[in-house]
Molecule: Glycine riboswitch aptamer
Organism: Terripilifer ovatus
RNA sequence: CUCGAUCUCGCAGGAGAGAGUCAGUUCGCUGGCCGCCGAUGGAGCAACCGCCCCGGAAACUCUCAGGCUUCCGAACCGCUUGAUCGUC
Numbered sequence: 001c002u003c004g005a006u007c008u009c010g011c012a013g014g015a016g017a018g019a020g021u022c023a024g025u026u027c028g029c030u031g032g033c034c035g036c037c038g039a040u041g042g043a044g045c046a047a048c049c050g051c052c053c054c055g056g057a058a059a060c061u062c063u064c065a066g067g068c069u070u071c072c073g074a075a076c077c078g079c080u081u082g083a084u085c086g087u088c
Base pairs, nucleotide, nucleotide: 003086004085005084006083007082010079011078013076018034020033021032022031023030024029035068036067037066040065041064042062043061044060048056049055050054
């Protein structure tokens, strides 16, 4: 220096579900009740994968926390910064 993998900085895209009801309100919002959502976190099965003794495991499932105007957040995808490892 080339390529690949992992993590990471920044930019951009990024869904779902009640403008429900009641109460308190400084009218910004907060809390209770019921109804819902799954792409943060967590948990479960095990499709799949591996170095196959064993281990890693989902966008599937459950909704404990979380979320249900907007905003924020948001898995994942693209570009990019830096680091580590391996490779040429």